[in-house]
RNA sequence: UUUCUUGGGGCGAGGUGCAAUUCCUCACCGGCGGUUACAGUCCGCGAACGUCGCAAAUCUUUCUGCGACGCCGAGCAGGUGAAAUUCCUGCGCCGACGGUUACAGUCCGGAUGAUAAAGGAA
Numbered sequence: 001u002u003u004c005u006u007g008g009g010g011c012g013a014g015g016u017g018c019a020a021u022u023c024c025u026c027a028c029c030g031g032c033g034g035u036u037a038c039a040g041u042c043c044g045c046g047a048a049c050g051u052c053g054c055a056a057a058u059c060u061u062u063c064u065g066c067g068a069c070g071c072c073g074a075g076c077a078g079g080u081g082a083a084a085u086u087c088c089u090g091c092g093c094c095g096a097c098g099g100u101u102a103c104a105g106u107c108c109g110g111a112u113g114a115u116a117a118a119g120g121a122a
Base pairs, nucleotide, nucleotide: 001122002121003120004119005118006117012026013025014024015023027106028105029095030094031045032044033043034042040093041092049070050069051068052067053066054065055064057062075091076090077089078088079087097109098108099107
């Protein structure tokens, strides 16, 4: 440098109601790299969302790809230790967009997609 593979988990029980896996009570889940020691909550990245530019398609509307920029959630106390906002104990907190007979981290959809990145081969 080329190429191949991998690359996101979770609504169970009860209540109200015409209707809710969406509301209420309890429950359940946690991508990638980093770090003096293991992280959803520290530092950074990706996805998603928005704007703009370029390219292709199109009469237009619009749509697809690439790039840049923007946006981008949430943790404290105590303990152990050389070292931990990462382990242990306690109590917290957070979770894109569109859809829905009723408001969604967990259902359905874009997505048999894309990507941070990890591994293999030449």
Molecule: FMN riboswitch aptamer (RFN element)
Organism: mouse gut metagenome